[in-house]
Context: one part of a larger RNA
RNA sequence: CCCCAGCUAAGGAACUCGGCAAAAUGCAUCCGUAACCUUGGAAUAAGGAUGGCCGGCGAGCGUAAGCCAGAGCAUGGACGGCGCAUGCCGGCGGCACAAGAGAGGCCCAGGCGACUGUUUACCACAAACACAGGUACCCGCGAAAGCGAAAGCUGAAGUAUGGGCGCUGACGCCUGCCCGGUGCUGGAAGGUUAAGGGGAACCGUCAGGGGAAACCCGAAGCGGGGAACCGAAGCCCCAGUGAACGGCGGCCGUAACUAUAACGGUCCUAAGGUAGCGAAAUUCCUUGUCGGGCAAGUUCCGACCCGCAUGAAAGGCGUAAUGAUUUGGGCACUGUCUCAACGAGGGGCCCG
Numbered sequence: 001c002c003c004c005a006g007c008u009a010a011g012g013a014a015c016u017c018g019g020c021a022a023a024a025u026g027c028a029u030c031c032g033u034a035a036c037c038u039u040g041g042a043a044u045a046a047g048g049a050u051g052g053c054c055g056g057c058g059a060g061c062g063u064a065a066g067c068c069a070g071a072g073c074a075u076g077g078a079c080g081g082c083g084c085a086u087g088c089c090g091g092c093g094g095c096a097c098a099a100g101a102g103a104g105g106c107c108c109a110g111g112c113g114a115c116u117g118u119u120u121a122c123c124a125c126a127a128a129c130a131c132a133g134g135u136a137c138c139c140g141c142g143a144a145a146g147c148g149a150a151a152g153c154u155g156a157a158g159u160a161u162g163g164g165c166g167c168u169g170a171c172g173c174c175u176g177c178c179c180g181g182u183g184c185u186g187g188a189a190g191g192u193u194a195a196g197g198g199g200a201a202c203c204g205u206c207a208g209g210g211g212a213a214a215c216c217c218g219a220a221g222c223g224g225g226g227a228a229c230c231g232a233a234g235c236c237c238c239a240g241u242g243a244a245c246g247g248c249g250g251c252c253g254u255a256a257c258u259a260u261a262a263c264g265g266u267c268c269u270a271a272g273g274u275a276g277c278g279a280a281a282u283u284c285c286u287u288g289u290c291g292g293g294c295a296a297g298u299u300c301c302g303a304c305c306c307g308c309a310u311g312a313a314a315g316g317c318g319u320a321a322u323g324a325u326u327u328g329g330g331c332a333c334u335g336u337c338u339c340a341a342c343g344a345g346g347g348g349c350c351c352g
Base pairs, nucleotide, nucleotide: 001347002346003345006342008340010338011337014336019333027051028050029049030048031047036041038170052092053091054090055089056088057087060084061083062082063081067077068076069075093097105331106330107329108328109327110326111325112323113322117129118128133168134167135166137164138163139162145154146153147152171318172317173316174315176248177247178246181245182244183241184240185239186238187237190236191235192234196230197229202224203223204222205221208217209216210215249267250266251265252264253263276310277307288304289303290302291301292300
């Protein structure tokens, strides 16, 4: 010096990113217990008192044999014995009486998630996932959906109070505007449009004809070729639809101090963000400004609103209870610290 476990004057978080770690609390009986609340809770809230041993008293409870009644059995009764006994009174000893071990620290105020649950086997246990509840869409049964070249199976030996697939996530109050684009649903007049149907022009071949020849013409048939025309859904088109994907403006002026702008003008848009919340798990400027707490507070709480870049089921705002969650403060307590000291054990050192 290291490890492990003790103790400590005075102070008591001054340590530190942060009370990390340690200390403290801890049991039983009695007393007592706030805000808030979904009336269940919160609650062991918080905060107190008592606890050993000896003697006496003691209702009450239990109890085999004995005793009494009963001829006997059954049953009943009283006394006594024994056991349990909260409790009451008095006394005794100690530094210490839940005498050892084991056994909640508590309070105040926020964020997030309602809750119990679940998770990255081996760096993340959470505000992530799930969840009851809400809601949209699909599906009438050989269902939709899924697996499978198929047979077949699941769904389901179920049948819309059912099944599937999304989003949201208890509960309370609510959930605004935009259908122009994209998606979906419906429509079918018109435009466009595939295979296919259709088969025109044209071409090849050839009997034959013409010609002195070269060569030219060329029916039927066969072959090639393929125009017009007919041809669904889809797309274009017309509507609907947001708890579908999504979106939810700019500039200028104006009130008798100033400032501000209820008001007006103008441009653009499918429509220009309603309620609520707001420097927020969202705020760049920013340690915004004001208030609180501290002697002193980039954090925290309450406000303000100039929201760089909040906002309503990618839900908005609240909310009792809850959490090995996260943030700030306080009480208690302490070697975390001022600042280190001491004692024990094991290493470290020497020999093998």

Annotation: The prediction has a mean pLDDT of 87. Predicted 3D model of a 352-nucleotide part of an RNA (large-subunit ribosomal RNA, domain IV) from an uncultured Negativicutes bacterium. The full RNA is in RNAcentral, with records from SILVA.